Predicted 3D model of a 72-nucleotide RNA (transfer RNA) from a Candidatus Woesearchaeota archaeon. It was read from a public genome assembly. Lineage of the source: Archaea > Nanobdellati > Candidatus Woesearchaeota. Model confidence (mean pLDDT): 81 of 100. Its Rfam family is "tRNA". By type it is a transfer RNA.
RNA sequence: GCGCUGGUAGUUCAGUGGCUAGAAUUUCGCCUUGCCAAGGCGGAGACCCGGGUUCAAAUCCCGGCCAGCGCA
Repeated sequence: GCGCUGGUAGUUCAGUGGCUAGAAUUUCGCCUUGCCAAGGCGGAGACCCGGGUUCAAAUCCCGGCCAGCGCA
């Protein structure tokens, strides 16, 4: 340099045009306990950036950035 794959809560992932963007973990509060742990209930927290297509984009297209793999 070229090609392929990926980028979504702090972390690990799901989500193939219309969902309130979901789960686990994390964190905060409450319940339970003599205390702790475990457990239960509730809350908080995210679509890499810029354009385009569309009535509607996390999702499709183009460019960029970052990461991984392959070729040279």